Context: one part of a larger RNA
RNA sequence: CUGGGCGUAAAGGGCGCGCAGCGGCUGGUCGCGUCAGUGUGAAAGCCCCGGGCUCAACCUGGGAACUGCACUUGAUACGGGCCGGCUUGAGGACGAGAGAGGAGUGUGGAAUUCCCAGUGUAGAGUGAAAUUCGUAGAUAUUGGGGAAGAACACCAGUGGCGAAGGCGGCACUCUGGCUCGUAUCUGACGCUGAGGCGCGAAAGCGUGGGGAGCAAACAGGAUUAGAUACCCUGGUAGUCACGCCGUAAACGAUGUGCGCUAGCCGUCGGGCAGCAUGCUGUUCGGUGGCGCAGCCAACGCGAUAAGCGCACCGCCUGGGGAGUACGGCCGCAAGGUUAAAACUC
Numbered sequence: 001c002u003g004g005g006c007g008u009a010a011a012g013g014g015c016g017c018g019c020a021g022c023g024g025c026u027g028g029u030c031g032c033g034u035c036a037g038u039g040u041g042a043a044a045g046c047c048c049c050g051g052g053c054u055c056a057a058c059c060u061g062g063g064a065a066c067u068g069c070a071c072u073u074g075a076u077a078c079g080g081g082c083c084g085g086c087u088u089g090a091g092g093a094c095g096a097g098a099g100a101g102g103a104g105u106g107u108g109g110a111a112u113u114c115c116c117a118g119u120g121u122a123g124a125g126u127g128a129a130a131u132u133c134g135u136a137g138a139u140a141u142u143g144g145g146g147a148a149g150a151a152c153a154c155c156a157g158u159g160g161c162g163a164a165g166g167c168g169g170c171a172c173u174c175u176g177g178c179u180c181g182u183a184u185c186u187g188a189c190g191c192u193g194a195g196g197c198g199c200g201a202a203a204g205c206g207u208g209g210g211g212a213g214c215a216a217a218c219a220g221g222a223u224u225a226g227a228u229a230c231c232c233u234g235g236u237a238g239u240c241a242c243g244c245c246g247u248a249a250a251c252g253a254u255g256u257g258c259g260c261u262a263g264c265c266g267u268c269g270g271g272c273a274g275c276a277u278g279c280u281g282u283u284c285g286g287u288g289g290c291g292c293a294g295c296c297a298a299c300g301c302g303a304u305a306a307g308c309g310c311a312c313c314g315c316c317u318g319g320g321g322a323g324u325a326c327g328g329c330c331g332c333a334a335g336g337u338u339a340a341a342a343c344u345c
Base pairs, nucleotide, nucleotide: 004316005315006314007299008298012313014199015198016197017196021191022190024086025085026084027083028082029081030080032079033078034075035074036073037071038070039069040068047063048062049061050060051059052058089189090186091185092184093182094181095180096179097178101175102174103173104172105171106170107169108152112148113147114146115145116144117142118141119140123133124132160167161166204244205243206242207241209240213239214238218234219233220232221231255312256311257310258309259308260307263290264289265288266287267286268285269284270283271282272281273280274279275278294301295300318345319344320343327338328337329336330335
């Protein structure tokens, strides 16, 4: 390489957009691919069947082959080009609908901390304590007053939305996607996607802000044989904003799209029908539980497939060395990405 694979054994890219690859039904045309025919493809060599040196090497006869190329020869199913038609793939229009989808501006209440004031007295804290705070009045309390920052209890769901990361008070503005219905329009406009471009939790970095609570580091108090921990008292980065970083158990450890293949039960959004005001039936889309066939090493998966197929991409190839070294690219840095070998079992 081929083959075989990728839920858990090695293996699905964190996610999307997107140039090359692949591509629906049908008529005509060309004859590029394709196929046939003809010619050519020197000899030697290789391969097969024979022959000659005592064998072999070696020499030699015949055959096959020479996977290629050419053609003013032919075929036209399939692929392709061109011309035309179609509607089932895809998209649009119109009518409905659900939603923590994104961005911005504003706003609300509870809680916390701090400040002021009132009431009030000796504790608060913990398993028990101590550090610590408190008689300079703490903790507690007041439909008391004020300030600040961050997060939005209940609703809340096995629920919803998003490509993923992720998204949760309320209102408004801007904005993306999705579903259902009608079958009105376009007429293959599609699928995937190496590179590329964009998005991408947390932590970390930069800048100047912000800083209530929480809290790595750190300090102290306990516990303990020790206690660089668990518990307690403090507490700085950080957590918030903008710009970087580009990683993750970025997980469903399951790439994307399409088609096909028993059922049953729940739930979310919509349509239709019936009875009739909340149920039944049915249908489309999502999200769960169980399960037939089938698949699987087993576990399990099972119309949301890990079943049966097609298209395209990514990836794997014994363990360690190592996701390391070197080099390249990216980054302010931390580091990221691409990615070996010796050696060893």
Predicted 3D model of a 345-nucleotide part of an RNA (small-subunit ribosomal RNA, central domain) from an uncultured bacterium. The coordinates come from a structure-prediction model, not an experiment, and the mean pLDDT is 81. It matches the Rfam family "Bacterial small subunit ribosomal RNA".